This is a predicted structure of a 407-nucleotide RNA (Bacterial RNase P class A) from an Anaerolineales bacterium. It is recorded under the gene name rnpB. The sequence is in RNAcentral, with records from ENA. Lineage of the source: Bacteria > Bacillati > Chloroflexota > Anaerolineae > Anaerolineales. Rfam family: Bacterial RNase P class A. Its family is annotated with ribonuclease P activity, dimeric ribonuclease P complex and tRNA processing in the Gene Ontology. The literature on the family includes a 1999 paper in Nucleic Acids Res by Brown, "The Ribonuclease P Database". The model forms 91% of the base pairs in the Rfam consensus.

[in-house]
RNA sequence: CAGGUCGAUCGGGUGGUCGCGGCCCCACAUAGAUGGGGUCGAGGAAAGUCCGCACUCCAUAGAGCACGGUGCCGGAUAACGUCCGGAGGGGAGCAAUCUCCUGGAUCGGGCCACAGAAACAUACCGCCCAGCCACAUCCUGUGUGGCCGGGUAAGGGUGAAAUGGUGGUGUAAGAGACCACCGGCGCGGCAGUAAUGUGCGCGGCCGGGUAACCCCCACCGGGAGCAAGGCCAAGCAGGGACGUGGAGCGGCUCGUUCCGUUAAGUCCCGGGUAGGCUGCACGAGGUGUGCUGUGAAGCACAUCCUAGAUAGAUGAUCACCCAGGCAGCUGGUAAGGGAAGAAGUCCUGCGGGAUGUAAACCACCCCGGCUGCUGGACAGAAUGCGGCUUACAGGUCGACCUGGGCC
Numbered sequence: 001c002a003g004g005u006c007g008a009u010c011g012g013g014u015g016g017u018c019g020c021g022g023c024c025c026c027a028c029a030u031a032g033a034u035g036g037g038g039u040c041g042a043g044g045a046a047a048g049u050c051c052g053c054a055c056u057c058c059a060u061a062g063a064g065c066a067c068g069g070u071g072c073c074g075g076a077u078a079a080c081g082u083c084c085g086g087a088g089g090g091g092a093g094c095a096a097u098c099u100c101c102u103g104g105a106u107c108g109g110g111c112c113a114c115a116g117a118a119a120c121a122u123a124c125c126g127c128c129c130a131g132c133c134a135c136a137u138c139c140u141g142u143g144u145g146g147c148c149g150g151g152u153a154a155g156g157g158u159g160a161a162a163u164g165g166u167g168g169u170g171u172a173a174g175a176g177a178c179c180a181c182c183g184g185c186g187c188g189g190c191a192g193u194a195a196u197g198u199g200c201g202c203g204g205c206c207g208g209g210u211a212a213c214c215c216c217c218a219c220c221g222g223g224a225g226c227a228a229g230g231c232c233a234a235g236c237a238g239g240g241a242c243g244u245g246g247a248g249c250g251g252c253u254c255g256u257u258c259c260g261u262u263a264a265g266u267c268c269c270g271g272g273u274a275g276g277c278u279g280c281a282c283g284a285g286g287u288g289u290g291c292u293g294u295g296a297a298g299c300a301c302a303u304c305c306u307a308g309a310u311a312g313a314u315g316a317u318c319a320c321c322c323a324g325g326c327a328g329c330u331g332g333u334a335a336g337g338g339a340a341g342a343a344g345u346c347c348u349g350c351g352g353g354a355u356g357u358a359a360a361c362c363a364c365c366c367c368g369g370c371u372g373c374u375g376g377a378c379a380g381a382a383u384g385c386g387g388c389u390u391a392c393a394g395g396u397c398g399a400c401c402u403g404g405g406c407c
Base pairs, nucleotide, nucleotide: 001403002402003401004400005399006398007397008396009395010394012321013320014319015318016317017316018315020041021040022039023038024037025036026035027034043378047389048388050387051386052385053384054383055225056224057223058222067221068220069219070218071217072086073085074084075083076082087102088101089100090099091098092097103216104215108214109213110210111209112208124156125155126152127151128150129149131147132146133145134144135143136142137141164182165181166180167179168178169177183206184205185203186202187201188200189198190197191196229278230277231276232275238269239268240267241266242265244260245259246258247257248256249255285304286303287302288301289300290299291298292297322376324374325373326372327371328370329369330368331367332366336362337361344355345354346353347352
C1' cells in the first nucleotide's frame, strides 16, 4: 500500500424568517382567550411487539396433579429464550475469524417410507450336518442331484441403517466362543467448581435410529393489561324532601294519616356518560473518573435533570459552511515503469567498455490545491425499563489476519 476479519462510534452544523407542543414570567381588570419574552422539545433503532421485568387491578390457606415453557457446564442479572466465559462434535476459510448442533435411547410404549428373507429378534442365495429318494461308481463306502429337518450372521444380495474392525485360534460349518491389536462403552484413579478430559488401571461389556412422537429428569410459570387502575364530574334518566291536588279525623285553622301528581319551581342523594385531573417523567437513570473481575458486569466518588403530545407538537424555507460523489484545470512525489544504453567524466589494444535503470521522462489508478455541479440514509416517542430481531446513504477510530514494497 492492497484485500479481508472483529469490535466501538458518529449518523450533518450555524444563522435569519414563518410556524407547532409543554412549563415560567409580563401586559389589559381575576380566570380563560389574546399579545410579548424566556426556556425545554425524538432514536440508534423511537420500528416489529418476539422474550423478560417493574407497576396496577382481579383471583389466591399450604402442598401436589394437570397444562405450558426452557434444556451441554459455570457465571452475570430484578429477570430472560439475553449476555459473558468455558466443554464436546460437525461445516466454511490460507488465516484473522465465522457458523450449526448438544439433558436422557439401559423404565417403558410408539414409529422407521422404498427395497429387502428380516428394521426386531430375522435364514433369500450361500456354507455345514443328519435322514429319505434317484443316478453314477473302484459297491457295509464315496460322489452328484432332489426333498425334508436342523445348525450358521464368515461370504453374496437389499437398504440411509443389518449387531464393531483386522488377523489368528477354534469348529461339521460358523460365531467375542476364545486371543492380540485398534475403535467404542462402563467402573475406578488422576486433573477440573462443572460440562469434560486422560500415552493410567480393570471389565468382552460391544444388538440400529428417532425424544421437533409419547415419556422420564432438572428448573421456571396464576390471569389480564396504562383503553391497567385511582379521583372529580356537566347533561339526560332514577330516588327523596319541600311544594301541590283529593279523601279521612275535625265546627274552622294548624296538625296528622292514606291515595295521587310532577304542571311550574327549589334543594338533596347514589351510581355514572361526555369531559377533566391523575397514573406520567428522579429512574434496575445519564455522563466522567477510580477500583475489582479474563469478561458479561459490580462497587465507590463527583456531576447532570434531559420530551410528555392525546388524533397526537418536535416542522417548512432561505443563505453560508462540512463529510462524500462527479467533471474540468493544476501542483507534487517515484519504492512502479523507463535504452536513443543520451550528454558529461573516466578507461582503452580506438572496435569499444564503465558510471548505468543511475538520470531525463511517465500518474488522475499515489498525495494535494482551485472552480463548477451535486449532496446527507433508515426512520417518528404515547407508562417505563432490560434484551432480541429487522431497516439504514455516508464517515471515523482501534485490534488482528493474508499478500506485496521499502528501510